Predicted 3D model of a 541-nucleotide part of an RNA (large-subunit ribosomal RNA, domain I) from bacterium D16-36.
Context: one part of a larger RNA
RNA sequence: GGCACAGGGCGGAUGCCUUGGCACUAAGAGCCGAAGAAAGACGUGACAAGCUGCGAUAAGCUGCGGGGAGGGGCACAUACCCUGUGAUCCGCAGAUUUCUGAAUGGGGAAACCCGGCUGGGAGGCCCCCAGCCACCCAUGCGCGAAUCCAUAACGCAUGGGGGGGAACCCGGGGAACUGAAACAUCUAAGUACCCGGAGGAAGAGAAAGAAACAUCGAUUCCCUGAGUAGCGGCGAGCGGAAGGGGAAGAGCCUAAACCGGCACGCGAAGCGCGCCGGGGUAAUGGACUGCAGGAGCAGAACGGAAGCCAGGGGAACGGUUUUGGGAAAGCCGGCCAGAGGGGGUGAAAGCCCCGUACCCGAAGGCGGAAGGGAGCGGCAGGAUCCGGAGUACCACGGGACACGUGGAACCCUGUGGGAAGUCGGGAGGACCACCUCCCAAGGCUAAAUACUACUUAGUGACCGAUAGCGCAUAGUACUGUGAAGGAAAGGUGAAAAGGACCCCGGGAGGGGAGUGAAAGAGAACCUGAAACCCUGUGUCU
Numbered sequence: 001g002g003c004a005c006a007g008g009g010c011g012g013a014u015g016c017c018u019u020g021g022c023a024c025u026a027a028g029a030g031c032c033g034a035a036g037a038a039a040g041a042c043g044u045g046a047c048a049a050g051c052u053g054c055g056a057u058a059a060g061c062u063g064c065g066g067g068g069a070g071g072g073g074c075a076c077a078u079a080c081c082c083u084g085u086g087a088u089c090c091g092c093a094g095a096u097u098u099c100u101g102a103a104u105g106g107g108g109a110a111a112c113c114c115g116g117c118u119g120g121g122a123g124g125c126c127c128c129c130a131g132c133c134a135c136c137c138a139u140g141c142g143c144g145a146a147u148c149c150a151u152a153a154c155g156c157a158u159g160g161g162g163g164g165g166a167a168c169c170c171g172g173g174g175a176a177c178u179g180a181a182a183c184a185u186c187u188a189a190g191u192a193c194c195c196g197g198a199g200g201a202a203g204a205g206a207a208a209g210a211a212a213c214a215u216c217g218a219u220u221c222c223c224u225g226a227g228u229a230g231c232g233g234c235g236a237g238c239g240g241a242a243g244g245g246g247a248a249g250a251g252c253c254u255a256a257a258c259c260g261g262c263a264c265g266c267g268a269a270g271c272g273c274g275c276c277g278g279g280g281u282a283a284u285g286g287a288c289u290g291c292a293g294g295a296g297c298a299g300a301a302c303g304g305a306a307g308c309c310a311g312g313g314g315a316a317c318g319g320u321u322u323u324g325g326g327a328a329a330g331c332c333g334g335c336c337a338g339a340g341g342g343g344g345u346g347a348a349a350g351c352c353c354c355g356u357a358c359c360c361g362a363a364g365g366c367g368g369a370a371g372g373g374a375g376c377g378g379c380a381g382g383a384u385c386c387g388g389a390g391u392a393c394c395a396c397g398g399g400a401c402a403c404g405u406g407g408a409a410c411c412c413u414g415u416g417g418g419a420a421g422u423c424g425g426g427a428g429g430a431c432c433a434c435c436u437c438c439c440a441a442g443g444c445u446a447a448a449u450a451c452u453a454c455u456u457a458g459u460g461a462c463c464g465a466u467a468g469c470g471c472a473u474a475g476u477a478c479u480g481u482g483a484a485g486g487a488a489a490g491g492u493g494a495a496a497a498g499g500a501c502c503c504c505g506g507g508a509g510g511g512g513a514g515u516g517a518a519a520g521a522g523a524a525c526c527u528g529a530a531a532c533c534c535u536g537u538g539u540c541u
Base pairs, nucleotide, nucleotide: 001540002539003538004537005536006535007534008533009532015526016491017490020463021462022460023459024458025457026456027455028454029452030451031164032163039100040099041098042055043054044053046078050074051073061094062093063092064091065090066089070082071081072080105114106113107112115133116132117131118130119129120128121127135161136160137159138158139157140156141155142154168199169197170196171195172194173193179186183233209216210215220247221246222245223244224243230238231237251444252443253442254388258278259277260276261275262274264272265271266270283422285386286385287384288381289380290379291378296376297375302371307366308365309364311360312359313358317333318332319331320330322329334351335350336340342354343353344352393417394416395415396414397413398412399411403429424439425438426437427436428435478485479484498525501512502511503510504509
């Protein structure tokens, strides 16, 4: 030194466990903010570094409700306190709420610095305290230039806005890699990303529709139609609609004609313009004239049910000289069950504890069912009047439509041109005729649909500490000027009973003793694999 056996060390695999995750389901909730948010800084405890809570009233103050013996958070020690005059704790409603932050009196290198006005503190100075003092928009009022009236500007009051938020939604902008086996049209894709805006949903929506000679009757979403019809360097690829079946279901308001009132301008017996009220809303119309007089429809205020936000009641077991440290295990004999979901208890408990089924419960808050009825709402006539203009439409250039310019309609519009007006107009995939459908150039509109930061209850042929979220907690430590990047790290025991005392040692550590079922469970703590290291014995060289 090799090999074998045995015993150790180191190491932290494996097994078991779970405080944490992951994916969903069913409900709820779906915004917060100048009444100062989200997010923070700094404080705040008897002693207090961190987390949590709270804010100079600072692990808290008040009221109401619940609850009923302990309590002063995590946090296990000491001290000192609180509590049947009901604490701690739980729910609801209030009070307080430093400084930063949209941050808003001004400034600023966030959490700091410096002011003005009014009032108060003996209050003249200084100082302290309270309130107010940003900008933009709208409305009203005041004041009021050049410039006579007027207007602009300015000032004041009142109301609103500003910022944040996981995804979902609408709008304005808008790539490239990639695919086409290269690449340019094309694709990726109107995706990613940026910006604006809104809501609990958003958007769309009450036919100038879809169809096809028959009709349907707002919109949205799902299944189908269908990878069909089509589009396409007819390549790659892109890709409908009607119709059918379902979910849901809801329709309305204006402009104008006409009537009435008010105000303003002007060349004023008039004309024009604006505002308010009535009327009216559709393509079998309306005004207008005449007649009739309440069938029906739908539904605001008000109203407050269920439910939710603390809780309460809640059945039924004993024995054992079996094993064990321990009984919930075994054995023996019972019981409950609208409860044999689950968790805990020294192991494996329907009947020990917490619960579970079921029943009950609110001062206050949220929530909104039934009820309630403001309101809407008729027929005929066809002379006259009305029915949304720089619009429709056309040309050119684009975009969007499944549709790449194509025979390219329909939709949007940058430039130019530019109607008709009910004897009117648009559409039916160039265009024309016939036929059919519809009424643009104003607006609103629940539900069915999308999403889940958040709350409650629950589920898993999901993970079990190199897994599962990055985090069993941490956006911490650490890295980076910064944007940003970003870990590792769980387990004594049933109970600390966490080893008094003695010995060696400076200590660390160890040996006894003691605790414990176990200490080869001693905190470097369950189990404790391998690599690697060491010791002993044997054997070989």
Notes:
Rfam family: Bacterial large subunit ribosomal RNA. Its family is annotated with structural constituent of ribosome and ribosome in the Gene Ontology. The sequence was found in a public genome assembly. The coordinates come from a structure-prediction model, not an experiment, and the mean pLDDT is 83.